RNA sequence: CCCGAAAAAGGCAAACCCGCCGCGAGGCGGGGACGCAACGCCACGGGUGAGGCCAGCCACCUCAUAGCCGGGCUGCCGAAG
Numbered sequence: 001c002c003c004g005a006a007a008a009a010g011g012c013a014a015a016c017c018c019g020c021c022g023c024g025a026g027g028c029g030g031g032g033a034c035g036c037a038a039c040g041c042c043a044c045g046g047g048u049g050a051g052g053c054c055a056g057c058c059a060c061c062u063c064a065u066a067g068c069c070g071g072g073c074u075g076c077c078g079a080a081g
Stems, first nucleotide, its partner, number of pairs: 002081001003078002011036002016031006034067001040073003044070003047065006
């Protein structure tokens, strides 16, 4: 370093409800915990979703998603290999 058994210290927080923001996907705050060893951070590639364009579809443009996957950066603990 790869890796993730056991334990400890701590951390985050899905659905749902309330408030606010956004055309929307969705975001932020409070409550709440399904889960998470990167479920910390970054839209670089792919996917998905929304909006625009179009008669419509595709393409294209913009946006959202890091809790869809890959990649990059950083990080707690630790047995076997």
Background: c-di-GMP-I-GGC riboswitch aptamer from candidate division NC10 bacterium RIFCSPLOWO2_12_FULL_66_18, 81 nucleotides, folded computationally. The prediction has a mean pLDDT of 90.